Glycine riboswitch aptamer from a Burkholderiales bacterium, 94 nucleotides, folded computationally. The sequence was found by an Rfam model in a public genome assembly. The prediction has a mean pLDDT of 76. Its Rfam family is "Glycine riboswitch aptamer". Its family is annotated with glycine biosynthetic process in the Gene Ontology.
[in-house]
Order: sequence, then C1' cells, then structure tokens
RNA sequence: CGCAAUCGGACGGGAGAGCGUUCCCCUGUCGUCAGGGAACCGCCGAAGGGGUAGCGCCCGCAAACUCUCAGGCAUCCAGGACCGUCCGGUUCGG
Repeated sequence: CGCAAUCGGACGGGAGAGCGUUCCCCUGUCGUCAGGGAACCGCCGAAGGGGUAGCGCCCGCAAACUCUCAGGCAUCCAGGACCGUCCGGUUCGG
C1' cells in the first nucleotide's frame, strides 16, 4: 500500500407473524373500556440454540434449509440475521 480475510466499535438501513380469547389477577374509571400480568389457542423466523443438506484435513466446519427450545406477533420502545460507510486491531499478499 492492498481489488484480501477476520474481530471489535460507531452511524445508517433492516423483514415476518393476533389490536385473538378468558368466568383469571392488579391498576385506573361515572360506566364500559384501557393498560400491565397470567393462561389458552393460533401464527413468525433474521438474536441465540438444535438438526441436517453440503464440504473437508474424517471428526471437524456448517448453512438465508429445517425445528421453533428460546425469542417475537397493532403503533411506539426494545431486539434483529444481513448490507453499507467510517475507525481501530490481527492475519495474509505486494
């Protein structure tokens, strides 16, 4: 220096799926409703986790496939694989 790989950080983008039911609990309320929780049913896949297709140095790597344990399902908030830019580190190459 790099059209290279990888790790961490910052910023930006970032999907899907119920405003479900309850004779349950709490709070607010003139009432019926609202909010939170719990349970039940239904659903989502892009934190994580499991399985495996596949690959390989043969016991390792490992999926955006699959399972939904976890997590999530009006808006907001939070989370969010992955992508882009920047900064820093390491490795590799010149």